[in-house]
Annotation:
The RNA shown here (small-subunit ribosomal RNA) has 1524 nucleotides and comes from an uncultured prokaryote. The RNAcentral record of the sequence draws on ENA. The coordinates come from a structure-prediction model, not an experiment, and the mean pLDDT is 84.
RNA sequence: AGAGUUUGAUCCUGGCUCAGAACGAACGCUGGCGGCGUGCCUAACACAUGCAAGUCGUACGAGAAACCUGGUCUUCGGACUUGGGAGUAAAGUGGCGCACGGGUGAGUAACGCGUGAGUAACCUACCCUCACGACUGGGAUAACGAUGGGAAACUGUCGCUAAUACCGGAUGAAGUCCAGUCCCGCAAGGGGCAGGACCAAAGGAGGCCUCACGAAAUGUUCUGGCGCUCCAGGAUGGGCCCGCGUCCCAUUAGCUUGUUGGUGGGGUAACGGCCUACCAAGGCAACGAUCGGUAGCCGGCCUGAGAGGGCGAUCGGCCACACUGGGACUGAGACACGGCCCAGACUCCUACGGGAGGCAGCAGUGGGGAGUUUUGCGCAAUGGGGGAAACCCUGACGCAGCAACGCCGCGUGGAGGAUGAAGGUUUUCGGAUUGUAAACUCCUUUCAGCAGGGACGAAGCCGCGGCGGGUUAAUACCCCGUCCCUCUGACGGUACCACCAGAGGAAGCCCCGGCUAACUCCGUGCCAGCAGCCGCGGUAAUACGGAGGGGGCAAGCGUUGUUCGGAAUUACUGGGCGUAAAGGGUGUGCAGGCGGUUGGUUAAGUCUGGUGUGAAAGCCCCGGGCUCAACUCGGGAAUUGCACUGGAAACUGGCCAGCUAGAGUACCGGAGAGGGAAGCGGAAUUCCCAAUGUAGCGGUGAAAUGCGUAGAUAUUGGGAGGAACACCGGUGGCGAAGGCGGCUUCCUGGACGAAUACUGACGCUCAUACACGAAAGCGUGGGGAGCGAACGGGAUUAGAUACCCCGGUAGUCCACGCUGUAAACGAUGGGUACUAGGUGUUGGAGGUAUCGACCCCUCCAGUGCCGCAGCUAACGCAUUAAGUACCCCGCCUGGGGAGUACGUUCGCAAGAAUAAAACUCAAAGGAAUUGACGGGGGCCCGCACAAGCGGUGGAGCAUGUGGUUUAAUUCGACGCAACGCGAAGAACCUUACCUGGGUUUAAACUGUGGCGGACAGCCUGGGAAACCAGGUCUUCCUUCGGGACUGCCUCAGAGGUGCUGCAUGGCUGUCGUCAGCUCGUGUCGUGAGAUGUUGGGUUAAGUCCCGUAACGAGCGCAACCCUUACCCUUAGUUGCCAGCGGAUCAUGCCGGGGACUCUAGGGGAACUGCCGGUGACAAACCGGAGGAAGGUGGGGAUGACGUCAAGUCCUCAUGGCCCUUAUGUCCAGGGCUACACACGUGCUACAAUGGCCGGUACAGAGGGUCGCGAAGCCGCGAGGUGGAGCUAAUCUCAAAAAGCCGGUCUCAGUUCGGAUUGGAGUCUGCAACUCGACUCCAUGAAGUUGGAAUCGCUAGUAAUCGCGGAUCAGCAUGCCGCGGUGAAUACGUUCCCGGGCCUUGUACACACCGCCCGUCACACCACGAAAGUUGGCUGUACUAGAAACCGCCGAGCUAACCCGUUAGGGGGGCAGGCGGCUAAGGUGUGGCUAGCGAUUGGGGUGAAGUCGUAACAAGGUAACCGUA
Repeated sequence: AGAGUUUGAUCCUGGCUCAGAACGAACGCUGGCGGCGUGCCUAACACAUGCAAGUCGUACGAGAAACCUGGUCUUCGGACUUGGGAGUAAAGUGGCGCACGGGUGAGUAACGCGUGAGUAACCUACCCUCACGACUGGGAUAACGAUGGGAAACUGUCGCUAAUACCGGAUGAAGUCCAGUCCCGCAAGGGGCAGGACCAAAGGAGGCCUCACGAAAUGUUCUGGCGCUCCAGGAUGGGCCCGCGUCCCAUUAGCUUGUUGGUGGGGUAACGGCCUACCAAGGCAACGAUCGGUAGCCGGCCUGAGAGGGCGAUCGGCCACACUGGGACUGAGACACGGCCCAGACUCCUACGGGAGGCAGCAGUGGGGAGUUUUGCGCAAUGGGGGAAACCCUGACGCAGCAACGCCGCGUGGAGGAUGAAGGUUUUCGGAUUGUAAACUCCUUUCAGCAGGGACGAAGCCGCGGCGGGUUAAUACCCCGUCCCUCUGACGGUACCACCAGAGGAAGCCCCGGCUAACUCCGUGCCAGCAGCCGCGGUAAUACGGAGGGGGCAAGCGUUGUUCGGAAUUACUGGGCGUAAAGGGUGUGCAGGCGGUUGGUUAAGUCUGGUGUGAAAGCCCCGGGCUCAACUCGGGAAUUGCACUGGAAACUGGCCAGCUAGAGUACCGGAGAGGGAAGCGGAAUUCCCAAUGUAGCGGUGAAAUGCGUAGAUAUUGGGAGGAACACCGGUGGCGAAGGCGGCUUCCUGGACGAAUACUGACGCUCAUACACGAAAGCGUGGGGAGCGAACGGGAUUAGAUACCCCGGUAGUCCACGCUGUAAACGAUGGGUACUAGGUGUUGGAGGUAUCGACCCCUCCAGUGCCGCAGCUAACGCAUUAAGUACCCCGCCUGGGGAGUACGUUCGCAAGAAUAAAACUCAAAGGAAUUGACGGGGGCCCGCACAAGCGGUGGAGCAUGUGGUUUAAUUCGACGCAACGCGAAGAACCUUACCUGGGUUUAAACUGUGGCGGACAGCCUGGGAAACCAGGUCUUCCUUCGGGACUGCCUCAGAGGUGCUGCAUGGCUGUCGUCAGCUCGUGUCGUGAGAUGUUGGGUUAAGUCCCGUAACGAGCGCAACCCUUACCCUUAGUUGCCAGCGGAUCAUGCCGGGGACUCUAGGGGAACUGCCGGUGACAAACCGGAGGAAGGUGGGGAUGACGUCAAGUCCUCAUGGCCCUUAUGUCCAGGGCUACACACGUGCUACAAUGGCCGGUACAGAGGGUCGCGAAGCCGCGAGGUGGAGCUAAUCUCAAAAAGCCGGUCUCAGUUCGGAUUGGAGUCUGCAACUCGACUCCAUGAAGUUGGAAUCGCUAGUAAUCGCGGAUCAGCAUGCCGCGGUGAAUACGUUCCCGGGCCUUGUACACACCGCCCGUCACACCACGAAAGUUGGCUGUACUAGAAACCGCCGAGCUAACCCGUUAGGGGGGCAGGCGGCUAAGGUGUGGCUAGCGAUUGGGGUGAAGUCGUAACAAGGUAACCGUA
């Protein structure tokens, strides 16, 4: 620090996801040791049991028992009693403590917390300092005793008693209050002075005999210490108040009556509506009141570069709470966790009358939950309470236990060791790897183990003794300091140290497709499964499961959850808004924000210095202590903050005074569909009247509905009415936008120009608000010509609730009022300033020129186009910015759900505005690129159409295919590009299929081991054969070991036309013989890519020329090759025969010839070379000449980059899989030849351009010795016989046929046609039944030119005619070739099909056979509505009224004080009563919220459902927005 994921690829936008760190965690697997930490995040749920707050006898009174012991008595059971136990235990009065410490986070959005101030508005027990004092009296009451009540808890009555308990009186330095006076303070007020009034107290233990009293004492006094009272001060701790900061929702916008303030009174430690009476009517709120939700706050912790974000466990500070609610009492302090009272819920006890309780203390239990420990030890240390102290108490605390929960440390050994062992895995079988890893050798001994030693933490307090000091009358006592000694350890026999033994007891977890480090084998076969995202799995899975190997971390490793980060993905640092999400429809404008220039002043912001504070801990730095570290100790730094204070004055702000450049006003001028109102005008449509006139009109792609003989349309004249204003008219004008268009008048807004004058910052923007706001729509009333939703009809169509046509209502128009939305768009908010130009246009002004207009130049304001810099993802924008800056407003934060639901506001309604969530997806998008496609465009080719000729489709037959059938009908090929295709030839064989019979190391190949022997052949039997059984016959070499050959058994392994052509090679088809496909360098572009290859011409051609940021090159094209056409030359046998000779009936038959034909070698020839024209002086084209041939002469071979997962595993080769007495192999028979049908390809026909008969002529290219086979003879014929010749220019197949000549048939199902069938034959072959071909005789079917549709062909072509060959024993209408005869037509490129180039659109890229929308049906999911129903919270009215407090009364009761001799009275108090206030409760009525809810609504999701075709191309009616 980034990465993956949208696309065919690219750039951008944008979301999702990952890598990091962290945790009070949990879960899975695993687990050796130690140190230090941490440990109910859930039910503030309920709690058994024990413990967690007591202490003081130096405050007080009283005071046991067990037991021991002595005595007395004894019925020997025991009873009484002395001393001890013991002034002890337990209890009580009293004091102090119990308000600390410990727990929890429910409540609380608050002065609760944080921070900084204030208190002149306050308190503070114990502690410290200072000062004064402590005098004198009194009456009670617990305990206790007696006696009652009660189950208990507890309690009544009577009686006795003490105090540091309680009360009266005295004193009053001081204090408080009152009025006075002086000083201080901004003020509330504070301080001083003198006067008046009021208010205190407690003693107990010790010491001594010094002083005093005393006879003495244990008394008083004295003395030291502990207490007591009052005052002042301090320290500490608190109360209260204030500034600032402190979560979410505006789908919570108004809240408030003690409310806000005042006065009087009350209350408090204290200010205050804190409370009360009266008066006033205020107070809070968009800078967010009120309501609702959530939450303890902070130091800090986690993360982050930081800013920030999240969190608020442990530790520390504050707050709140203590079963729930209310209340007060006591007290210095509480409205009190282990106190009280009341109410409520719950639990327990009960004798049913009544009582008891509160773990959110430490342990522990149940419960909840994914989940969180021991009912431990100790007060040794630290700290706390009480005490004079000893000491007691202390679940605070110190320790231990449990838990890998976290952090840190250590170990599980070290060194050597190659035959690279065995085993595992893999393999191309060679090996590789595990791997120095192990074994083995040497060594070490941490940790654990055993058994020894053994701490620090402890200083003390106290006690004993000594010394010094203080106090004192004192050497006593006491206090202080110091020294010595003694005593104190839960942890713990722990840490630590040393000894012993021995490598021994100690490694797992996750991952290995990319991100991301680490690869193979097997299994599985869209199954099982994985998955954080992208995505893996459908037979070769590095992605599933296992294994081997590897990578990572390590006593842990993974997973899950959560937070921050990455995420600049809420953007303060640090983002955006033309098209990606995003500018409000437009303006006016309050609040708010921002604001020209000069001077002065101020000092709020700002900057700087100082002071205080910012607790400790933590973080950071430097040191120290545990062996290190974690941990911990000391010091420092930091704590970015707040407050106070001194200073500065540039900038911002405030104030004052100016200025004129911003803004505005006045005067002058012209431009304009700016707005409103009234009036007027002509053209056109329609309607009405009249006239002329007659059969149609109208409408469409074509029609029909419709109108018209009752006279339409057309034409003419007249009239009515409504709406809109042709031409001018223009990226012209005006307006804020919506919008505005005939003419005239009236009223009226704004902008602009020019020149002066004036005001003097008066400005810009603008949340809320207000106003305007197309069309549609709504209300009321008019109006209504044309047009025209709905609706009717006619067409179209599979349908057509549409598009087209004929009609037609609302509406469109007017007035008034609503609505308030649009793709309200420049998809671009407003303002100001700055930043090259060029060119149009509108308005105004100036200059120049002119007689003048025009032209030209300049400036201002508007409105367009082009374009530089710059910006932008690109497209593009570019002085009218999307550039550079500033100010203000609005808006955005992935797609869908959804601009929807709910709520609210507005509206008559329609609806508008505001505006979510659940759920779901891994994208949705923008721009540009390359393709592909278009019922887009342009240019151009092709038998593509057209023009022609002949066919197919109809018939019969042949052949292939589908289907069906079958035991099997083997398999493959499926649009073109499968279907007379593989198959150049299925009777057996072939043959792969079926049935049946055999066979198992083989029919054939190679090797190992063992046993045996030739094998083969022949014969016999069985059999359909294969084969089996039997018989017969039978080796070679040898170094004698054996070997060659061979049979059997065994192991390797053969064999497979078994599967996968979607694992492959090779070969092939196809686009397509189309003209294309690319590369290097350069250039352009962020990039994909582009350029080149586009353009102008031209060509069959990316052929060539020209132009050109391209220049070149490669594969294709062309040419080179073969063949054919002409000529020359060479060579003449088997070919040829002109001339010469010979022979024959005849024939190159013979001699010969080398002329010709021909054969086959070589060469020539054609190149737009020449001429003319056109063209750009080009390429090229057109015409011509010559020539056998002319513009690639004809034909062939030749097939670019690639496409179709095209075809082929059954040609061959080959990976993997499968079979192995069978899916191999052998054999016989059958099948591949089936047959209701359907299709393709053909043959033969339907006839006279013909059939038949007779005669007769002319080819080419081939084949032939297991062959072709002549002549001759036989047969009607197929054929037979025959065997000459021929290994072929020699012989032969072999006749060519159409043609030509002659004859016949005469339009008929025929002398056409030949199917089918019967009979008889021939040939091949082991064999023609299934199932061959041919021949002859007989038979003589369909068929009379073929529907929709469709195929081939542009010249030696089509058509037609025959011939040959391959395969082959035989079998050809097929295939491959050959020649003979030999046409027609092409205007042309509109259309169909295919293709090439350019361009355009695109939502396609599996590429239009694409993509994709909505209803319906089914399943699942979440949500809304809903009669209602059930909870929670809460407002309000009334009722009710516990405890407590306050007030009043207080006839009953009543110790202290007063009066009084007593009696009694007074004062005060208590019970009780009444009132006030008030919790729970009750009744009624609201609000908010949550759950459920028959039914219902839409939404989302879901491999192959239904209906249509809306969108993307002109998507076939351009699309889209608003509205009905």